[in-house]
């Protein structure tokens, strides 16, 4: 320089045309003498960024960025 995958909540991740989720964390209350755990609620997302397709796009095209691994 080719190509192939990945990019979603603070962390790992699922979801892959019509509802944004899950575990952990974090925040308050309860439980303890205190912590630890354990329980109840609850916060937090431009779905990597732009253009396109479509009634509708996290999902599908196609560019940029960033990582990862393959070729040279």
């Nucleotide at each position: 320089g080719g190509g192939u995958c990945c990019u979603u909540a603070a962390c790992u991740c699922a979801g892959c045309g019509g509802g944004a989720g899950a575990g952990u964390g974090c925040u308050a209350c309860c439980u303890u003498g205190a912590c630890a755990g354990g329980g109840u609620a609850g916060a937090a997302g431009u779905c990597g960024c732009g253009c396109g397709u479509u009634c509708a796009a996290a999902u599908c095209g196609c560019g940029c960025a960033g990582g990862a691994c393959c070729c040279a």

Model confidence (mean pLDDT): 87 of 100. Transfer RNA from a Bacillota bacterium, 72 nucleotides, folded computationally. The source organism's lineage runs through Bacteria, Bacillati and Bacillota.